This is a predicted structure of a 106-nucleotide RNA (SAM riboswitch aptamer (S box leader)) from a marine eukaryotic metagenome. The model forms 84% of the base pairs in the Rfam consensus. Its mean pLDDT, the model's own confidence on a scale to 100, is 81.
RNA sequence: UCAUCAAGACCGGCUGAGGGAUAGGCCCAGAGAAGCCGGGGCAACCGACCCAGAAAUGGAAUACGGUGCCAAUUCCUACGGGGACCACAUGUUCACCGGCAGAUGA
Numbered sequence: 001u002c003a004u005c006a007a008g009a010c011c012g013g014c015u016g017a018g019g020g021a022u023a024g025g026c027c028c029a030g031a032g033a034a035g036c037c038g039g040g041g042c043a044a045c046c047g048a049c050c051c052a053g054a055a056a057u058g059g060a061a062u063a064c065g066g067u068g069c070c071a072a073u074u075c076c077u078a079c080g081g082g083g084a085c086c087a088c089a090u091g092u093u094c095a096c097c098g099g100c101a102g103a104u105g106a
Base pairs, nucleotide, nucleotide: 001106002105003104004103005102010039011038012037013036014035018028019027020026022078023077024076025075040070041069042068045066046065047064050059051058052057074101079098080097081096082094083093084092085091
């Protein structure tokens, strides 16, 4: 910089108090957090392989290799806009739009 982020996926051992990026919430957690180890699984970003093509590239299939992931929509919000409710607005609400931030791959 580009793409994706509403789906999916655990069981043991060691250890012993935190964890969910940050802030505010709200959750998870001694019926064991985070971390380490062993095994298992999910997915399909990249490579390999197949088809088309001069190439760029596109399509399909597998899960062989490299990652990644296995509570809750990236757990929700953060900034701006818009819709609905309300006489109006503060306010409430929206799986509405666009950003910022974050995560993963190349």